[in-house]
RNA sequence: GCCACUGUAGUUCAGCGGUAGAACACAUCCUCUCUGAGGGUGAGACCUGGGUUCGAAUCCCAGCGGUGGCA
Numbered sequence: 001g002c003c004a005c006u007g008u009a010g011u012u013c014a015g016c017g018g019u020a021g022a023a024c025a026c027a028u029c030c031u032c033u034c035u036g037a038g039g040g041u042g043a044g045a046c047c048u049g050g051g052u053u054c055g056a057a058u059c060c061c062a063g064c065g066g067u068g069g070c071a
């Protein structure tokens, strides 16, 4: 330098055009013999900028970051 894949919550991942979800972690409440365990509730995210569309996390373009391959 070229190509491919990838970017969603604090972390690991779902989501494939119409309400953003799970697990762990965090806050709070309840319960049990417990420094622990179980249960309820809650807060928390779509890399950036454009385009397409009635509607975009999702499709397209550019940029930025990451991973891998080739040279």
Stems, first nucleotide, its partner, number of pairs: 001070007010024004018054001026042007047063005

This is a predicted structure of a 71-nucleotide RNA (transfer RNA) from Mya arenaria. Rfam family: tRNA. By type it is a transfer RNA. The coordinates come from a structure-prediction model, not an experiment, and the mean pLDDT is 82. The RNAcentral record of the sequence draws on Ensembl Metazoa.